About this RNA:
This is a predicted structure of a 73-nucleotide RNA (transfer RNA) from a Candidatus Kaiserbacteria bacterium. Lineage of the source: Bacteria > Bacteria candidate phyla > Candidatus Kaiseribacteriota. It matches the Rfam family "tRNA". Rfam describes the family as follows. Transfer RNA (tRNA) molecules are approximately 80 nucleotides in length.
RNA sequence: GCCGCCUUAGCUCAGUUGGUAGAGCGCUUCUUUUGUAAAGAAAGGGUCCCCAGUUCGAGUCUGGGAGGCGGCU
Numbered sequence: 001g002c003c004g005c006c007u008u009a010g011c012u013c014a015g016u017u018g019g020u021a022g023a024g025c026g027c028u029u030c031u032u033u034u035g036u037a038a039a040g041a042a043a044g045g046g047u048c049c050c051c052a053g054u055u056c057g058a059g060u061c062u063g064g065g066a067g068g069c070g071g072c073u
Base pairs, nucleotide, nucleotide: 001072002071003070004069005068006067007066010025011024012023013022019056028042029041030040031039049065050064051063052062053061
């Protein structure tokens, strides 16, 4: 220098017919206990890496950029 893949909640990741975003774990609160843990219940938490474009509508499609991983030279 060229090519490919990835970037979504605190963490690990779904979401692949474009229709106002989810799971598990964790955190918080409550119940239970003398107390802790475990168990059960509830609630909260996201400008979907950034900037543009297409569209009535973009996490999803297109272009550019950034970061990470891998391959080739």